[in-house]
RNA sequence: ACGAUGAAGCCCUGCUUGCAGGGUGGAUUAGUGGCGCACGGGUGAGUAAAGAAUAGAUUACAUGCCUCAUAGACCGGGACAACAGUUGGAAACGACUGCUAAUACUGGAUAUUCCCUACGGGGGAAAGCUUUUGCGCUAUGAGAUUGGUCUAUUUCCCAUCAGCUAGUUGGUAAGGUAAUGGCUUACCAAGGCUAUGACGGGUAGCUGGUCUUAGAGGACGAUCAGCCACACUGGAACUGAGACACGGUCCAGACUCCUACGGGAGGCAGCAGUGGGGAAUAUUGCACAAUGGGGGAAACCCUGACGCAGCGACGCCGCGUGGGUGAGGAAGGCUUUCGGGUCGUAAAGCCCUGUCAGGUGGGAAGAAAUGUGUAGUGGUUAAUAGCUAUUGCACUUGACGGUACCACCAAAGGAAGCACCGGCUAACUCCGUGCCAGCAGCCGCGGUAAUACGGAGGGUGCAAACGUUGUUCGGAAUCACUGGGCGUAAAGGGCGCGCAGGCGGUUUGAUUAGUCAGAUGUGAAAGCCCACGGCUUAACCGUGGAAGUGCAUUUGAAACUGUCAGACUUGAGUACCAGAGGGGGUAGUGGAAUUCCCGGUGUAGAGGUGAAAUUCGUAGAUAUCGGGAGGAAUACCGGUGGCGAAGGCGACUACCUGGCUGGAUACUGACGCUGAGGCGCGAAAGCGUGGGGAGCAAACAGGAUUAGAUACCCUGGUAGUCCACGCCGUAAACGAUGUCAACUAGGUGUAGGGGGUGUUGAUCCCCUCUGCGCCGCAGCUAACGCAUUAAGUUGACCGCCUGGGGAGUACGGUCGCAAGAUUAAAACUCAAAGGAAUUGACGGGGGCCCGCACAAGCGGUGGAGUAUGUGGUUUAAUUCGAUGCAACGCGAAGAACCUUACCUGGUCUUGACAUCCCGGAGAUCUCCUGGAAACAGGAGAGUGCUUUCAUUAGAGAGAAUCCGGUGACAGGUGCUGCAUGGCUGUCGUCAGCUCGUGUCGUGAGAUGUUGGGUUAAGUCCCGCAACGAGCGCAACCCUCGCCAUUAGUUGCCAUCAUUUAGUUGGGCACUCUAAUGGGACUGCCGGUGUCAAACCGGAGGAAGGUGGGGAUGACGUCAAGUCCUCAUGGCCUUUAUGGCCAGGGCUACACACGUACUACAAUGGCCGACACAAAGGGCAGCCACAGAGCGAUCUGGAGCGAAUCCCGUAAAGUCGAUCUCAGUCCGGAUUGGAGUCUGCAACUCGACUCCAUGAAGUUGGAAUCGCUAGUAAUCGUGGAUCAGCAUGCCACGGUGAAUACGUUCCCGGGCCUUGUACACACCGCCCGUCACACCACGGGAGUCGGUUGUACCAGAAGUAGUUGAGCGAACCCUU
Repeated sequence: ACGAUGAAGCCCUGCUUGCAGGGUGGAUUAGUGGCGCACGGGUGAGUAAAGAAUAGAUUACAUGCCUCAUAGACCGGGACAACAGUUGGAAACGACUGCUAAUACUGGAUAUUCCCUACGGGGGAAAGCUUUUGCGCUAUGAGAUUGGUCUAUUUCCCAUCAGCUAGUUGGUAAGGUAAUGGCUUACCAAGGCUAUGACGGGUAGCUGGUCUUAGAGGACGAUCAGCCACACUGGAACUGAGACACGGUCCAGACUCCUACGGGAGGCAGCAGUGGGGAAUAUUGCACAAUGGGGGAAACCCUGACGCAGCGACGCCGCGUGGGUGAGGAAGGCUUUCGGGUCGUAAAGCCCUGUCAGGUGGGAAGAAAUGUGUAGUGGUUAAUAGCUAUUGCACUUGACGGUACCACCAAAGGAAGCACCGGCUAACUCCGUGCCAGCAGCCGCGGUAAUACGGAGGGUGCAAACGUUGUUCGGAAUCACUGGGCGUAAAGGGCGCGCAGGCGGUUUGAUUAGUCAGAUGUGAAAGCCCACGGCUUAACCGUGGAAGUGCAUUUGAAACUGUCAGACUUGAGUACCAGAGGGGGUAGUGGAAUUCCCGGUGUAGAGGUGAAAUUCGUAGAUAUCGGGAGGAAUACCGGUGGCGAAGGCGACUACCUGGCUGGAUACUGACGCUGAGGCGCGAAAGCGUGGGGAGCAAACAGGAUUAGAUACCCUGGUAGUCCACGCCGUAAACGAUGUCAACUAGGUGUAGGGGGUGUUGAUCCCCUCUGCGCCGCAGCUAACGCAUUAAGUUGACCGCCUGGGGAGUACGGUCGCAAGAUUAAAACUCAAAGGAAUUGACGGGGGCCCGCACAAGCGGUGGAGUAUGUGGUUUAAUUCGAUGCAACGCGAAGAACCUUACCUGGUCUUGACAUCCCGGAGAUCUCCUGGAAACAGGAGAGUGCUUUCAUUAGAGAGAAUCCGGUGACAGGUGCUGCAUGGCUGUCGUCAGCUCGUGUCGUGAGAUGUUGGGUUAAGUCCCGCAACGAGCGCAACCCUCGCCAUUAGUUGCCAUCAUUUAGUUGGGCACUCUAAUGGGACUGCCGGUGUCAAACCGGAGGAAGGUGGGGAUGACGUCAAGUCCUCAUGGCCUUUAUGGCCAGGGCUACACACGUACUACAAUGGCCGACACAAAGGGCAGCCACAGAGCGAUCUGGAGCGAAUCCCGUAAAGUCGAUCUCAGUCCGGAUUGGAGUCUGCAACUCGACUCCAUGAAGUUGGAAUCGCUAGUAAUCGUGGAUCAGCAUGCCACGGUGAAUACGUUCCCGGGCCUUGUACACACCGCCCGUCACACCACGGGAGUCGGUUGUACCAGAAGUAGUUGAGCGAACCCUU
């Protein structure tokens, strides 16, 4: 734009008065037609390029709607929907017949420009509706916009993906497209891509940007913006300006749904929403008011775009949860050294404020338009109708939302958590737990005092959040461009030649690719950065600027690099002369030796080893002489000497041949260096084929060794070792050090050349080139070390490394005959692995040295009996501790009760003991009853001391004492010596252990303290980057040895006197006593030695080299010992784990060990006689003397608190006698009997005496202990403890030896040095198999799935062509 449908309302007519008919009207509904649906919105599957980014090209293109310009719009025609009828189907959806309009379709005309052209010509448009200078229509051109296509550069990982490609690469022609093009087809040619990574595999949308970072980088690609791709999966076209189309079509497939089983329908990666998955991600909201889009002339319609609201502390930002004052520093919590401290001005209290939340009331901006009405103005027109443009006024539009905001009201009222507090890392205590429970980012906490677990108090950090987990960057210079390394930590290719590549001497000119400078364009917006501005601030937002290190175009510069042209000689090379050499290859020739064979001599062994045996030999070996055979290797020279690229090369001669060095001239003229791949060489072993085979010798055999000995040692012995040809391709192929070049102190040696002065003869000396070594400066290095032969300072190129193990392994590839080589991961697992150096410790490493350490000696232990301690066992208990040396006659210097801690039983509960409080009594003493005692009950005597008042009587107070009571507390030989103090043992009386300052080293550390001597000694001397000092050593102390002085009683007695007697007088000389001194110091002499320290010898001396002995114990070690000496933290106990008492036990007894005593006898036993000590002790004591007893002892009893008296006879010894070798005249155990003493008490459980008895034992296995001189051995004596009890312990004297060559060995120790994978320090560390469980990975007969290449089979839709059939209005022809 069109034809239908035709509601309400209105008008007319009819009448049955609320119906019918007609008209008007045009709501509504489907259809034809136009435009849109290719925008907007979503997602990231695919894509490593058909994409993206940046810069270009399009003379190789298109572009609806929009703008401008020019020209035009004439004359016709026939249909098809809707609709009506018939009809199929369950439905979806159709079929047939008939009617009809258009801006639907279509014929003709015209056409400047337009298109095609063989330049003759040919072809191609249009639409009207409205009534108005309105909207549309056609053609062409231009613009704008938006697209298509092409080019260059950039754009992830794997080379265990190395070759890929037939429309493939190009050409010609044609087709196709809007357009270039193998885009497609035919023909022709055989190309094209690739180590600057093709092809293949894996992963991935790209960018602006985001996070991080000092930057360079690294990681990422949400939101926002640009591009691309996709729309259930795959394929395809249609329509259209634009699609091969998210909400279109067709086909195939999978899935879901409907079905009458015939057939149909669907596609949320639009907005909400559902299910599922998941650690996890929202409302089936409001509105088109604004902005934007589509249609329309407009009103208006559509719009899950968009604007808003809802949910989520998910992020960013802002605000609040109150402010001031307030000390009795409240209560309470926590803690405590019990004083306090802390939470803490915190709270309460008092005085204020009012954000947020709450209540009441008010209340925006975001709204510009459009439209309508009205009043004008301009234009058009005949017109003051209308239309159009425009101005004023009025009206009209808000989802958010009664939201933001404002005022008022009341009230501190409703509003703080989370993590952490061992170090890193800000923040500490208590309790609980006890390697449990648990923590942990790394280191690591926890086994009874946990700042690390759990809780609490306190504190620290952040705060509407705080932690955890995950991820990315950082720190990480830990992939190193900025900005690393490779001698030993990971890392130099085994060595050379050399293509590509990288890099490259001096000089002139040109050019301008690299390079540098300017300009222009671009590098979208947003973001980042800067300035200003808007929301009360901020987050957020707006405006402007800067930046965007890039790309492209253009102009200029010409030093450097490149390129082109020319020149040069110093790098490199060639020619000439001379020289050294185990450089390589081939052929030949020697001598020595081994073995074998033959012959001679000769006889019993040889050989071999730590020692042997296997083996050889009377069938004649070994040995020796002569002759012969054969193979391999080449003594001496021989040397950090030579040569070679490395591997490697060693008798001599000849030939062939590579490299190197020196010299002097000439020539070429950068010809060079390095070198991924590639090629070649490449020890030994091994492999293949054929030789050879003397010696040696894997495997193998035998003999030894050994627990075993598949080894080391021995006897044999095969591959192999040798030669030729061919493989292998590796080694600690090492200088653990890539090649080349330049520069940077020297000294010295050696090998091969050359030159020079002087002499001229050798030689010496100096200079120089090349190689091989040593030392050393600067420098470098983590250090060690390197150092002109660099690991120094630089340049060029290559190779290699990135924690340890897994692993140089698996898989795949390549090579190989094989062995195997080469290239080369991951899962998993650990928190280290490693380098260099330091200090220790250790060594069946080295050097030096010491000690009763060994050796040389003497005497023991181990055998017996007994004593004593321990283990074990036993027990009601046998209390506990000590456990290699360094526990075991130890704590214990003394268990019948006590001790005593243990057991049984009986008892007490503020306690046996301390302090404080209250009450009472009055110190105290004696006796009785019960009881085993503790204890309980009772009776009697008696009133003290100090002090106040007081005449006295008496009263009060206090001290001490007793009884009763209350609670604080007492008590604990209960645990922890691994919580501790103190004390002690031990290495060890060993000679060491340290410090200050200085110096050296990055440092740990070193030096000193090591070295040469010497000593008992870190003792002393000398030297020395050390100089000093301290603790140790020594000395000072005690004692013994000599002398002197002083002093003489209780001591002594030479002289005088005296006596039985130093008894007395006398004396203090001597002895002695006990005080003070002296003396001994390597001082003196000789020798050795470094002119030293010192050592050796000697003299003198009482004593000689610390004179003997003692005391004295460095820094430290052993978590050594002790909580049972004492002290003490913590824990435990409190009518008992405390206290008291009786009895028992510690004293047991199959056994084992330690330490002692006594013996086994004649160097002795027994008997008699006689002699000589020292040091001690003594009053609850020692006890003379006398008496009794066989004796132990007893009864009397003097002296002495002790140089006075007593213990108190010393014994071995000497003299004499006896025994005569035996289980004894040895030995004394055991047992019986009788006694003595101590003591409350000798039963368990004392000592002693007498008589009797008379075991074992005849000198002790393996093994082991002590001692070096007044010592060992032997003999007796005393003391402590103690009522009593000694073979133990401590002390004393008497007699009185032997031996030490010496440091090889055993043990322990000291110093220096060396190695170390040890540091809990060798009693260390550590390897492998096996057993069981689990994890990961590899292999595995196979099996299943995914992806992909090639060939082939079947093949939908669709497009194009061809053929046939059918249908068919216009237009044409014919009828």

This is a predicted structure of a 1375-nucleotide RNA (small-subunit ribosomal RNA) from an uncultured delta proteobacterium.
The sequence is in RNAcentral, with records from ENA and SILVA.
Rfam family: Bacterial small subunit ribosomal RNA.
Model confidence (mean pLDDT): 84 of 100.